[in-house]
This is a predicted structure of an 87-nucleotide RNA (c-di-GMP-I-GGC riboswitch aptamer) from an uncultured Gammaproteobacteria bacterium. It was read from a public genome assembly, where an Rfam model found it. Its mean pLDDT, the model's own confidence on a scale to 100, is 82.
RNA sequence: CUUGAACUACGCCAAACCCUUCGUGAGAUGGGGACGGAAAGCCACGGGUCUUGAGUUUAAUUUUUUGAGACAGCCGGGCUGCCAAGU
Numbered sequence: 001c002u003u004g005a006a007c008u009a010c011g012c013c014a015a016a017c018c019c020u021u022c023g024u025g026a027g028a029u030g031g032g033g034a035c036g037g038a039a040a041g042c043c044a045c046g047g048g049u050c051u052u053g054a055g056u057u058u059a060a061u062u063u064u065u066u067g068a069g070a071c072a073g074c075c076g077g078g079c080u081g082c083c084a085a086g087u
């Protein structure tokens, strides 16, 4: 540097759901719990999805523009990293 992984080793993380707390909300924190994961570690840079305010439009959160947010376990990207094998 490349490839690989779920028991080759030590391990690590934690979906849904439940309880608690915070938040208008998407969602997040802590605990329980495991669907899964070789980066399910970190970062909102690009795309995407979602929430919310304002304008526009509509019978109507209907259409559309824009501001502020959320999701890293949606995809891409950036940085860092354990083990094994190979170079």
Stems, first nucleotide, its partner, number of pairs: 001086004012037002017032003021028002035073001041079003045076003048071008